This is a predicted structure of a 72-nucleotide RNA (transfer RNA) from Candidatus Roizmanbacteria bacterium RIFCSPLOWO2_01_FULL_40_13. The source organism's lineage runs through Bacteria, Bacteria candidate phyla and Candidatus Roizmaniibacteriota.

RNA sequence: GAGUUCGUAGCUCAGCGGUAGAGCGUUUGGUUCACAUCUGAAAGGUCGAUGGUUCAAAUCCAUCCAGACUCA
Numbered sequence: 001g002a003g004u005u006c007g008u009a010g011c012u013c014a015g016c017g018g019u020a021g022a023g024c025g026u027u028u029g030g031u032u033c034a035c036a037u038c039u040g041a042a043a044g045g046u047c048g049a050u051g052g053u054u055c056a057a058a059u060c061c062a063u064c065c066a067g068a069c070u071c072a
Stems, first nucleotide, its partner, number of pairs: 001071005007065001010024004018055001026042005048064005
């Protein structure tokens, strides 16, 4: 330098154009003498950045940024 792939909650990952979700973790209620387990609830996201297409974009397109791999 060229190509492929990936970026979503604190962590691991879903989400094939129509209100962003799960498990674990955190906080809290119940249960217990207490802890653990079990169980109810809640908080926590400018969906890597900027632009474009669209009535509508995490999703499609372009460029850039960061990671992984391959080739030179």
The sequence was found in a public genome assembly. Model confidence (mean pLDDT): 82 of 100. Rfam family: tRNA. It is annotated as a transfer RNA.